[in-house]
Context: one part of a larger RNA
């Protein structure tokens, strides 16, 4: 792991309540017990119900506050009760498994701690305290040497104890070892045997360590099926409907009430819901405005006031400074508005289609963890597959087609069968169903098939301003002077470091000079202008589509691939096909309204994804009554074969094995269905 067995919503109460059924009925029932042994008879105590209303004594269609008023409940409007099933709730272990843990009682110091009693063990070496001799010394002494001594939580260093380091080892040889190394080894030393100390207790050179492989409170048994707002599990079919993830509270927040959506069942049937259209409203949102209000704010004019200087008995002058009102022009605002939609929302003896879809009551519920997308919004960094609300919608609880692959995107809601038929998004060169379709255009970038500020005589088009057969633009030829090297400045400054000025003359034309150059000159050039040569030549705005910007780590890798520019790319415009579980066609079932039959049928419409839930209808297993059956001529039960129904299933079909039971119909009662609970037990 597989098999095969077990394995979870049950039972009790003269309990609550709701629906179906029976009895009886203004009444309904008996308990417990007795007589008994007939599912039989007594037994009316009790309890509901017929009357309320007050806390109660009470009082009564009343009654309580009350002095009275008034006001609450009640009366008119009269169905109960007792059994039985069946939902469901209370109590109880109450669907089942699952704790850490808490008490009470009891067994452990053969293993560890301490501590008591009795032993008992430590190869060798080494180092040499105090004391004592004895010799110096001294008045004695102190002290000195030399010897002798054998001290010590002294040294090396084996047994012995210990465990600090590395390697192995890790389903080990081992539930803690083993090899190489290390640490103490005459002491607070080691260790044999025998005793004590017990669970909030003990014992500790103290590490919450040790107390029998268990310790921040051993171990057994009980109480015990503790508790678990938490996980996990929760076992046969089909039909019909079919949710929620929000609001309020909450020692609440992953729970729970109540409300809101669900689903069944009674009742209402019309001024009902729903949808679109008229009509008849209020608004203060988007915009959009501000000399219309409240504030914010830039600029220009004006310049009340102040600053600063100058003056100063007083007066009073300047100022490129701040800057009030005011005026001009141009803006901003969720908590501004002189204005102001679309939408949405209400109202309607309004019309139209829908046709009961609304509402009230009760029974049962689940759900109170939501998710991405598209608009509108706060928060956030106008980030997040972030947060949080409003509003549509999917998925949740939706499969089918498209987006390669993809819950939330696009279509478009699957009852079942069909080798028909037409479409939807999205496709039609090959993978790959269908067009290398048709007209006109664009792009050369593999652009399409990723990106921005920004940049560029890429290119197609659409404007508009200029020059041009009196010759333009571009190329070539040639001039491009003179006053003057303006003036100043400077060592110099001549077009050309810099500062002012920018005339005048010749002329076809030339600036007191575009640029490079010189130390300054000079030289080149350019504006300008003829010639030559010839038809277009420049700026500028907008649009289409391209181009640079353009760097990532396994391998091409930013179309799904191949592969396209003959576009199989991109725009407009057109005709065709393909393409779903859509929609139609034929066939069959089921539900449901309606209508005809009256016996369960017939016809017409509709409808039939679906978690959690709710409501209905069957299959099957065991076993107990009634009937009726099979069975050794061969019963259940195993295995094979074959048949049948719409599911769960059935065969009283046939074989083979099996050896003694077991089936149909009605009812009734349950230990009634296993594939999951790191489920328990066996097998392999």
């Nucleotide at each position: 792991g597989u098999c095969u067995g077990c394995g979870a919503g049950u039972c009790a109460g003269u309990g609550a309540u709701a629906u179906g059924u029976g009895g009886c009925a203004a009444g309904g029932u008996u308990a417990a017990c007795c007589c008994g042994g007939g599912u039989g008879g007594g037994g009316g105590a009790u309890c509901c119900g017929u009357a309320g209303c007050g806390a109660a004594a009470g009082c009564g269609a009343g009654u309580c506050u009350u002095a009275a008023a008034a006001g609450g409940c009640g009366u008119u409007u009269u169905a109960g009760u007792c059994g039985c099933a069946u939902g469901u709730c209370c109590u109880g272990g109450a669907c089942c498994c699952g704790a850490a843990g808490c008490g009470g009682g009891a067994u452990g110091a053969u293993c560890u701690a301490g501590c008591c009693c009795u032993g008992a063990g430590c190869a060798g070496g080494u180092u040499g305290a105090a004391g004592c001799g004895c010799g110096g010394g001294u008045a004695a002494g102190a002290c000195c040497g030399c010897g002798u001594g054998g001290a010590g939580g002294a040294c090396c260093g084996a047994a012995c104890c210990c465990a600090c380091u590395u390697a192995g080892g890790u389903u080990g040889a081992a539930a803690a070892c083993u090899g190489a190394g290390g640490g103490g080894a005459u002491g607070a030393c080691u260790u044999g045997g025998g005793g004590u100390u017990a669970g909030g207790g003990g014992u500790g050179a103290a590490a919450g360590g040790c107390c029998a492989a268990u310790c921040a409170a051993a171990u057994u048994c009980c109480g015990u099926g503790a508790u678990a707002g938490c996980u996990g599990g929760u076992u046969c079919u089909c039909u019909c409907c079919g949710a929620a993830a929000u609001g309020c509270a909450u020692u609440u927040a992953g729970g729970u009430g109540c409300a809101g959506c669900g689903u069944c069942g009674u009742u209402u049937c019309a001024u009902u819901g729903c949808u679109u259209c008229c009509a008849g409203g209020g608004g203060g949102u988007a915009g959009a405005g501000c000399u219309a209000c409240u504030g914010g704010a830039u600029g220009c004019u004006u310049g009340c006031g102040g600053g600063c200087c100058c003056a100063u008995a007083u007066c009073g002058g300047g100022u490129a400074c701040c800057a009030a009102c005011a005026g001009c022009a141009g803006c901003c605002a969720a908590a501004c508005u002189c204005c102001g939609a679309a939408u949405a929302c209400c109202u309607g003896u309004g019309a139209a289609g829908u046709u009961u879809a609304c509402a009230a009551c009760g029974g049962c519920a689940g759900u109170g963890a939501g998710u991405c997308u598209g608009c509108g919004g706060g928060g956030g960094a106008u980030a997040a597959g972030c947060u949080u609300c409003g509003u549509a919608g999917u998925c949740a609880a939706a499969a089918g087609g498209g987006a390669a692959a993809c819950a939330g995107c696009c279509c478009a809601g699957a009852u079942c069968g069909u080798c028909g038929u037409c479409u939807a998004a999205g496709g039609u060169c090959c993978c790959u169903a269908a067009g290398c379709g048709u007209g006109u255009g664009c792009u050369a970038a593999g652009u399409g098939g990723g990106a921005a500020a920004g940049g560029a005589u890429g290119u197609g088009g659409a404007g508009u301003c200029g020059c041009a057969u009196a010759g333009a633009c571009a190329g070539c030829c040639a001039g491009g002077a003179g006053g003057u090297u303006g003036g100043c400045u400077c060592a110099g400054a001549a077009g050309c470091a810099g500062c002012c000025a920018c005339c005048c003359u010749u002329g076809a034309a030339a600036g007191a000079g575009u640029g490079c150059g010189u130390a300054a000159c000079a030289g080149c050039u350019c504006a300008c202008u003829g010639g030559u040569c010839u038809a277009g030549u420049g700026g500028u705005u907008c649009c289409g589509c391209g181009c640079c910007g353009a760097c990532a780590a396994u391998g091409u890798a930013g179309c799904g691939g191949g592969g396209c520019u003959c576009a199989a790319g991109c725009a407009c415009a057109c005709c065709a096909c393909c393409g779903a579980a859509g929609a139609c066609g034929c066939g069959a079932c089921a539900u449901u309204a309606g209508c005809c039959u009256u016996a369960u049928g017939g016809c017409u419409g509709a409808u039939g994804g679906g978690u959690a839930g709710g409501a209905g209808a069957g299959c099957g297993u065991u076993c107990u009554g009634u009937a009726c059956g099979g069975g050794g001529c061969g019963a259940a039960g195993c295995g094979g074969c074959g048949a049948g129904g719409g599911a769960a299933c059935u065969c009283a079909g046939c074989c083979g094995u099996g050896g003694a039971c077991u089936g149909u119909a009605c009812a009734g009662a349950a230990g009634u269905g296993a594939g999951a609970a790191u489920g328990c037990a066996g097998a392999c």